[in-house]
RNA sequence: GCUUCAUCCAGAGCGGCCGAGGGACGGGCCCUGAGACGCCGCGGCAACCAGUGCCGACCCGUUGGAGCGGGGAGCGCUCGCUUCGGGGGUGCCGGCACCAGGUGCCAAUGCCCGACCGAUGAAAG
Numbered sequence: 001g002c003u004u005c006a007u008c009c010a011g012a013g014c015g016g017c018c019g020a021g022g023g024a025c026g027g028g029c030c031c032u033g034a035g036a037c038g039c040c041g042c043g044g045c046a047a048c049c050a051g052u053g054c055c056g057a058c059c060c061g062u063u064g065g066a067g068c069g070g071g072g073a074g075c076g077c078u079c080g081c082u083u084c085g086g087g088g089g090u091g092c093c094g095g096c097a098c099c100a101g102g103u104g105c106c107a108a109u110g111c112c113c114g115a116c117c118g119a120u121g122a123a124a125g
Base pairs, nucleotide, nucleotide: 002125003123004122005121006120007119008118013042014041015040016039017038021031022030023029025114026113027112028111043106044105045104047103048102049101051098052097053096054095055094056093057090058089059088060087062086063085064084065083066082067081068080069079070078071077110117
């Protein structure tokens, strides 16, 4: 850089350095010497991934109870089916919560419209 998928109307500060543009692009409209943008320090937010837990779903050759049927003289026992509860497993199923590790983000709905648009995350090559 390409491909696929998902998301982008919520959220999020202070200080230092720099010194003129910036909001990707076009047209608007905004921010900006009361210092924007960018960089650094500390802090924060919570979109995706990771981690932890819970609920559901699914599985179990696991455990206990109840009902029905068979075996058995009968009970205990045993086999099968149904059902209820417990236990175990599954994140290569769904949802929620916690966490803040990896990225990301901390003006305005991706600021609005347009365009062969942009950004972020994850996966594989």
Predicted 3D model of a 125-nucleotide RNA (SAM riboswitch aptamer (S box leader)) from an Actinomycetota bacterium. The coordinates come from a structure-prediction model, not an experiment, and the mean pLDDT is 77. It was read from a public genome assembly, where an Rfam model found it. NCBI's taxonomy places the organism under Bacteria, Bacillati, Actinomycetota.